RNA sequence: GGUCCUGUAGUGUAGUGGUUAUCACAUCGGACUCUGAAUCCGGUAACCCGAGUUCGAAUCUCGGCAGGACCU
Numbered sequence: 001g002g003u004c005c006u007g008u009a010g011u012g013u014a015g016u017g018g019u020u021a022u023c024a025c026a027u028c029g030g031a032c033u034c035u036g037a038a039u040c041c042g043g044u045a046a047c048c049c050g051a052g053u054u055c056g057a058a059u060c061u062c063g064g065c066a067g068g069a070c071c072u
Stems, first nucleotide, its partner, number of pairs: 001071007010025003018055001027043005048064005
């Protein structure tokens, strides 16, 4: 330098163009307990950036950025 893949809460992850973006861990609050752990209930928190297509984009297209694999 070239080709390809990936990018979603703090972490991991689901999401076939249309509902309030899923679940788990974590975290916060509460219940329980003499205290703590465990358990149960509830809350907070995310679509890498920009442009395009479309009535509508996390999803499709293009460019950029970051990470990875292969080739040279």
Transfer RNA from Octopus sinensis, 72 nucleotides, folded computationally. The coordinates come from a structure-prediction model, not an experiment, and the mean pLDDT is 81. RNAcentral holds the sequence, with entries from Ensembl Metazoa and Rfam. Rfam family: tRNA. Rfam classes the family as a transfer RNA.